Small-subunit ribosomal RNA from a Christensenellaceae bacterium, 1516 nucleotides, folded computationally. It matches the Rfam family "Bacterial small subunit ribosomal RNA". Lineage of the source: Bacteria > Bacillota > Clostridia > Christensenellales > Christensenellaceae. The RNAcentral record of the sequence draws on ENA and SILVA.

RNA sequence: UUAUUAUAGAGUUUGAUUCUGGCUCAGGACGAACGCUGGCGGUGUGCUUAAUACAUGCAAGUCGAACGGGUUUAGUAGCAAUAUUAAAUCAGUGGCGGACUGGUGAGUAACGCGUGAGCAAUCUGCCUUUAACUGGGGAAUACCCACCAGAAAUGGUGGCUAAUACCGCAUAUGACCACAACACGGCAUCGUGAAGGGGUGAAAGAUUUAUCGGUUAAAGAGGAGCUCGCGUACUAUUAGUUAGUUGGUAGGGUAAUGGCCUACCAAGACUUCGAUAGUUAACCGGCCUGAGAGGGUGAACGGUCACAAUGGAACUGAGAUACGGUCCAUACUCCUACGGGAGGCAGCAGUAGGGAAUAUUGGGCAAUGGAGGCAACUCUGACCCAGCAACACCGCGUGAAUGAAGAAGGUUUUCGGAUUGUAAAGUUCUUUUCUCAUAGACGAAAAAAAUGACGGUAUAUGAGGAAUAAGCUACGGCAAACUACGUGCCAGCAGCCGCGGUAAUACGUAGGUAGCAAGCGUUGUCCGGAAUGACUGGGCGUAAAGGGUGUGUAGGUGGCGACUUAAGUUAAAUGUGAAAUCUAGGGGCUCAACCCCUAAACUGCAUUUGAUACUGGGUUGCUUGAUUGCAGGAGAGGUUGGUGGAAUUCCAUGUGUAGCGGUAGAAUGCGUAGAUAUAUGGAGGAACAUCGGUGGCGAAGGCGGCCAACUGGACUGUUAAUGACACUGAAACACGAAAGCGUGGGGAGCAAACAGGAUUAGAUACCCUGGUAGUCCACGCCCUAAACGAUGAAUACUCGAUGUUGGCGGUAUCGACUCCGUCAGUAUCGUAGCUAACGCGUUAAGUAUUCCGCCUGAGUAGUACGGCCGCAAGGUUGAAACUCAAAGAAAUUGACGGGGACCCGCACAAGCAGCGGAGCAUGUGGUUUAAUUCGAAGAUACCCGAAAAACCUUACCAAGACUUGACAUCGCCUGAAUAGCCGCGAAAUCGGUGAAAUAAUAGCAAUAUUACAGGUAGACAGAUGGUGCAUGGUUGUCGUCAGCUCGUGUCGUGAGAUGUUCGGUUAAGUCCGAUAACGAGCGCAACCCUUGUCGUUAGUUGCCACCAUUAAGUUGGGCACUCUAGCGAGACUGCCGUAGAUAAUACGGAGGAAGGUGGGGAUGACGUCAAAUCAUCAUGCCUCUUACGUCUUGGGCUACACACGUGCUACAAUGGCCACUACAAAGAGUUGCAAUAUAGUAAUAUGGAGCCAAUCUCAAAAAAGUGGUCUCAAUUCGGAUUGAGGGCUGAAACCCGCCCUCAUGAAGUCGGAGUUGCUAGUAAUCCCAAAUCAGCAUGUUGGGGUGAAUGCGUUCCCGGGUCUUGUACACACCGCCCGCCAAGCUAUGGGAGGUGGGAAUAUCCAAAGUCGCUGUGCUAACCGCAAGGGGGCAGGCGCCUAAGGUAUCACUACUGACUGGAGUUAAGGCGUAACAAGGUAGCCGUAUCAGAAGGUGCGGCUGGAUCACCUCCUUU
Repeated sequence: UUAUUAUAGAGUUUGAUUCUGGCUCAGGACGAACGCUGGCGGUGUGCUUAAUACAUGCAAGUCGAACGGGUUUAGUAGCAAUAUUAAAUCAGUGGCGGACUGGUGAGUAACGCGUGAGCAAUCUGCCUUUAACUGGGGAAUACCCACCAGAAAUGGUGGCUAAUACCGCAUAUGACCACAACACGGCAUCGUGAAGGGGUGAAAGAUUUAUCGGUUAAAGAGGAGCUCGCGUACUAUUAGUUAGUUGGUAGGGUAAUGGCCUACCAAGACUUCGAUAGUUAACCGGCCUGAGAGGGUGAACGGUCACAAUGGAACUGAGAUACGGUCCAUACUCCUACGGGAGGCAGCAGUAGGGAAUAUUGGGCAAUGGAGGCAACUCUGACCCAGCAACACCGCGUGAAUGAAGAAGGUUUUCGGAUUGUAAAGUUCUUUUCUCAUAGACGAAAAAAAUGACGGUAUAUGAGGAAUAAGCUACGGCAAACUACGUGCCAGCAGCCGCGGUAAUACGUAGGUAGCAAGCGUUGUCCGGAAUGACUGGGCGUAAAGGGUGUGUAGGUGGCGACUUAAGUUAAAUGUGAAAUCUAGGGGCUCAACCCCUAAACUGCAUUUGAUACUGGGUUGCUUGAUUGCAGGAGAGGUUGGUGGAAUUCCAUGUGUAGCGGUAGAAUGCGUAGAUAUAUGGAGGAACAUCGGUGGCGAAGGCGGCCAACUGGACUGUUAAUGACACUGAAACACGAAAGCGUGGGGAGCAAACAGGAUUAGAUACCCUGGUAGUCCACGCCCUAAACGAUGAAUACUCGAUGUUGGCGGUAUCGACUCCGUCAGUAUCGUAGCUAACGCGUUAAGUAUUCCGCCUGAGUAGUACGGCCGCAAGGUUGAAACUCAAAGAAAUUGACGGGGACCCGCACAAGCAGCGGAGCAUGUGGUUUAAUUCGAAGAUACCCGAAAAACCUUACCAAGACUUGACAUCGCCUGAAUAGCCGCGAAAUCGGUGAAAUAAUAGCAAUAUUACAGGUAGACAGAUGGUGCAUGGUUGUCGUCAGCUCGUGUCGUGAGAUGUUCGGUUAAGUCCGAUAACGAGCGCAACCCUUGUCGUUAGUUGCCACCAUUAAGUUGGGCACUCUAGCGAGACUGCCGUAGAUAAUACGGAGGAAGGUGGGGAUGACGUCAAAUCAUCAUGCCUCUUACGUCUUGGGCUACACACGUGCUACAAUGGCCACUACAAAGAGUUGCAAUAUAGUAAUAUGGAGCCAAUCUCAAAAAAGUGGUCUCAAUUCGGAUUGAGGGCUGAAACCCGCCCUCAUGAAGUCGGAGUUGCUAGUAAUCCCAAAUCAGCAUGUUGGGGUGAAUGCGUUCCCGGGUCUUGUACACACCGCCCGCCAAGCUAUGGGAGGUGGGAAUAUCCAAAGUCGCUGUGCUAACCGCAAGGGGGCAGGCGCCUAAGGUAUCACUACUGACUGGAGUUAAGGCGUAACAAGGUAGCCGUAUCAGAAGGUGCGGCUGGAUCACCUCCUUU
C1' cells in the first nucleotide's frame, strides 16, 4: 500500500460506592429423549445402553471352453439290451474367489495413528508391457461299486477310473549359487554393471481357427512388510525400572533387518526433558463452537488400525495366523438311541433383554461396483429403491380483497366507556394443497435390438369447491409482552435475584398481549460469553497468592570488539499436504436444502539453493560487570575464657517492738519462738540501669557491663593484578525466636500447672498470698511464629527537599562540628508515574529485563488417607464428598462506644416546696361479674379521650319487640294520618275508639304536581363490627433543640465531599474574619397578640381637679386626671470607656419607664418512633343483613383480698377558733343572673326591683390587718367514718348526686430506699371566675393578692449539639456474634473383619500345535536286475505353551458392629470469647489447664484506642 476479516453484555455481596471474586442468564450445536400439538413435499439421518443372548430366512460363489461320471429330455442306430449325438442339469476331482465387500470399537497410550523420510534389508496372485519357451513319460486317487461301524454327525476296508490334480526326465534366453579379469558409483556396513568357464532348477492343456490358458525371466502399476525423525490423555498421594534386560561374537529363523530365537562374552540400557506403575481412550480427514488463538468431539461420509462367543495354535495360500475355514481348551445353547455330536448375527431384516431412547423378518439386480466364466450368464441384504419416525435441514400451505351497526358474545370499568376488532358475519375473487379424470417421463450407457425395482411415481391438462389443514411457550427484573378473579408463608412457582403471611402484573384460572410456528417448550451434553488457567490475554503490601533465611548443583538468562560457521531466523524454488468437507466464482433440480464443475485454501512436513542484522557454536582480543592485592577507619557481628559493681533473696550477729504485707476495699500469708525496719559480715544465682538514639552490626533468627584471645562480613581510598570468572536457582545442604523433648548440672528472682484468699448469679478468670516444671549452663533433638516492610533476588534508568550514621575530598580559616561535593547505609516529606482505594514514590508498589516461589469463590481444611522426617509433641506434602451465593478489600454516609475534645439545658450543684408514710378523691392494673363497653402502655399511658356515667349519654349485659327498617333517595296505590280517650304490658309496641282542620303551586275547571301521612315491591339503608400494619386529616415526642437542604462551581473513578469545616462570638448555621467556593431556600431572629412608659383622638354606662348639689360622682357641669380602645412614639449596642484583630462581640457607664431577645404568649424546619387515633370525622377492602342493624325497660360502666400513678386535706402556735375591719383582676348572665325585703341555726324558701350588661346582678374577694382566746396536748390540731334530721336539682337520688344542721371524732406528731417541680413578680401561699352543666369539681382552663431563698461552678448523673477517632453495627448496641450440650437430616474418615476384581510373581499339571531328535512300525511314482537305497508317514521323546490348580505380595471397589469429627436445620439449654479501649487491647507460635466459648505462662506482631513524654519531619 492493497485485499480480506472483525471482538456487545446483563443480574446477584452494600444503607450507598469502587474493586476483587464466584454463581447465574441471553447465543450456537445435537445420531438426542420427554410434554403438548400436528397439513404436504424434497434431501438427509435413525441401539450413543448389554463386544448381552439369539428362533427363522437370506448375506460367496462360480467355471462342463480343466476332468471322469450320474440324471433328465430329444434324436439316430438297433427287435431289445445297448451304443451314439445334442441340450439341460447334478455331486465329486480340479481351478480361481471365500484375505475383497459388509459389521463393530472390546482391546490398544503403541511406530497403533497422523505427518515426513528411508529399505544399499524386502515380497507381490489377478492386470499391463517386453523377451524366451510350452518336448517326452510315469504312478495314483475322489466320484462310483461291494462289504462293514454308527441314532446321528461321520467314517473304515477292498476294488475300478480321468484331468490344466500329482511325480520324474529332457531343454535353459533370463534367473539363482560359488569363482571372477575389468569398469563405474556411493551412504558406514557397501552398491551397480560385466567378459569367462562351472553348478542348480520349468511348463498344461481346452475349444475349434480365432482365442483362452501354462512355464521362465525382466520391467510397470497397484498392494503388502519392515525401519526412522517429529507429534499424540490424566495422575508424582506412582521415583526409581530392567536378566533376553543393553551391547558384542557365532549360529538359527524370516520375503526381509533385528535378542526375533539360541549359545558364549561384557555390564550395560531407560529415567525429573517424567522412566516404571495406575486410570482412561481406537487414531485421523473432519464435525461443533469461537473474532481469533483455542476448547470440545471422533455418529453419518472417507483413510488407517484392531476385533469376530472367550483364550491359544498353526495349516493352505501371492496374500490370513482367516467374521459366514481348520485344530485344541473354556463358558453357554441345542440334538442324542447317553456311546457321542452340532453351534457362534460386532453381515441384512428380525426376536428377547437392557434402556429415557433408535425403523421392515419389504422390492430389485434396472443402474454403479464386485467374484467366477471365452462368453451367454450365475451370484451379490455391497448397492439402488420403497416402508416406518416432525429425528434434522430446506420449501409450501392452512386463503386473498373488501367490509363499522365498530353486531352479538367474552373481559374489564371511574358505569361514561374501553378492549377483543376489519376480527367475525356479509359481498367479490383465487385454487398452491385436496378429490376425481385424462396424458405420462429422464434415469438406458459409442451402430442396431433387448433390458426400469422405483412407478402409472415425478410432471402436464381438465373438473369440483374456501373447500381438507394451528399450535406451543411466555408476560416481576435480566427479557419483547397486564389486567380481573381465586388462594392467603397454604397450595404452589423458581435459570439467578427472589415471589406467596387478605388488595400477588411472580401461585392457579380467565380475558388480553408478546414471541416462534408444523412446530413450541423442557431436560441432558459441548463451546461461547469466562481476560474465570490469561501464548494472543491475569495476578501476588492490605482482596487468594513472596518460600523464615542463606550457600549452591542441574537448568534458564547473560558485558564491549573482530574473524568464522550457518543450528535458530529469513527468502525463493521443488515435493508432499488423498478425496470429500470449508471458502469464492459459476452451473443443475420452479426456489432452497441438496448435487455438480472450476479456483482458492489445507496456516503443516521435507529437500535444495541463497542471506547473515540478531540469538546460538568456534577462535581471538578488551575492561566498564565480578574477584584479588595494598592502605585506612566504624561496629551490642560470632565463639571461648576471665572479671566488676548495683539490686533481689537467703544465712549469722547487733539494735529495736508490734505489727508487717497486700488491695479499689479486703482477706489468705508473715510476726512476741521477736517479724517488718535498720546496721555489719557472709552465701548464691541471674540480669547488665544511666550512656541508649526511627543510632550501629548481622543472610535471617537475632546481638547490649568490662577485659583478653580466636574469627566472619561490610564500607572508604587507591587502580597494581585476573579478564565475563556473572545473575538467578528446582533438588540438595546449612542456619533458624519462644515454647517443648532427652541426659547431666544449676536454681536468686520470676513463674504455666497447682493451693488458698477475694470478686461474682457463677468465676475452673481478671486482683492478692504462695508455688512446681520451666526460665540459666553443657551436649543432643525439635524446625515452627503476625519468622512482617504481611513487599523474593539481581541489574539499569527516572525531579527534588530535610535530618542522621560511617568514610573520603574541597574551600575559607589560627582552627572544619558548622560551608560545598562525593560514596555506602538509615529515616521523613514529596514531583511525574502507578494504584480499587489506602497509599508507594532513586530503600518504588514507577519504567524495563532475567530467574525462582506462589494464587485461581467461601466453608469443609491446612482436616482425612498415603508418603517422608521426629524420642515424643508434632512437622512437611496435601485432597474429596457435601453445603452456600456469596466470602472478601478499600473507602463513604450514618448510628453506636463502659473513645477523646468543646458547648448547652433546673442536667448536676446551691436552695425552696413537695412526692414516697396517713385519710380521702381520682385514674390504671389485677380480680370479680350476666355486663363491669372501648381505646391510651417507658420517657411520649395512668384527674388521659371524658369541658362533668342516677335515666339519657351508652358503645356493655338481661329481658321484651321490629325487619325496606330509627335515618336518605327512587316506583306504585290510598287519603287519610294524627291529637285525645279506653284496654294489655315494665315500657317499646299492639288493640279499640276517634274530634277538628284539609296545606302549597299551575289551571276557568276536571285534574296534575309537590308537601304530609299510611300501605306495598325492590334497589338499598344501617353497623361505636375488623384492619391506625391499606389510608386522609389531626395529634404526641425528640425540641423552640439549631439544625435540615438546594443551585452553580470545584475536588473525587465513585458513593460522596466542599459550601455547613477552621479562629473568635452568640440564645441561635447569630454575626465577624479566614477559606474553592459563590449564592439561595426551610428553620433562628423579626413581622403578630399581650404586658410595662409617653403622646394624640374620643368622653358613656367610665372619671371628678375646679363650681354647685347629695346619704352616696347622687345630680348639674366638666373631660384636666384615672380608665376605656383606636392611632402613634419609644430601644437601635444608638452614645462614652475598656478588651478584642481597626471586626463581630463582651464588660462597665451615661441617659431612659424599659438595656442588650425588656417580661409572657402564639409560632414547632428536614425528619424519627409501621408512635396515637377506623370510637370525633372522612375513607379503601373485608364481614353482618328477621341481625354484628333498630326500639324499649331494668341493670352495668360506681364491683373490691390487692398493686401503682396523679391530686386534695393534714399532722399544727409563721397555727386553730371568735369578733371587727380593708384592698383585686378576669369573667358570666333572658329556658338566665337575680338585688332590697321576709322566714329559717343553716342549706334554702317566699318574692321579683334591675339588667340582653364599662349602667343591673352573680359578688362576700381571701390570705393580710386589729383585738381576744387556746399553750404543745392526738389537743379548741386533724377531719375520715358513722348516726339522726333537713334542703336543692330532677319523671326518678336504692344501686348511684350535691348541700345544710346536730352528734360521732379514725389514721396522722413531717414520712425508708428512692424521686419531682422551680432562677423572679418565679417558687410557695391566698382566694375569684369560667367552660361542661337540670343537678354534681379536691379535676381542667383563666384571673388577680401576698411574695422568697439560692446559683461557687461544669468534675460527676441525664438529655442534646458540633468536631474527631475506632467499628466485624446499617432492623443501625434492645446491634452483631462464638463455642459446648440436646434433637432431626446429610455426606464422609477410622474400624475386628467380610465379599469381589483386574494385574504380577513363584511353582505344579499341561491340550492342540510349530520346531528339533528319533523313527525298530508303515510306505505308489525316483535310482537299482535284486537285496535295498533315497524320500515320506504313523508312533515315541524334548523345548516352548493356552486354560486350570496351589501359594504369595501389593493394588483397587463394595460392605461392616462400633467409633471420630464435619455440614445443615425461624423461634430448645448454658454462658458471653470477638467487633468500641467490647468493658482484662487483640492476634500468631508453643506449652499447660478448664462444661463451653476460653484462661494463664514464654517469645513475637500492630492488622491496638486513649493520654503523656522523646525523636524526626512539614509550615511559619
The prediction has a mean pLDDT of 84.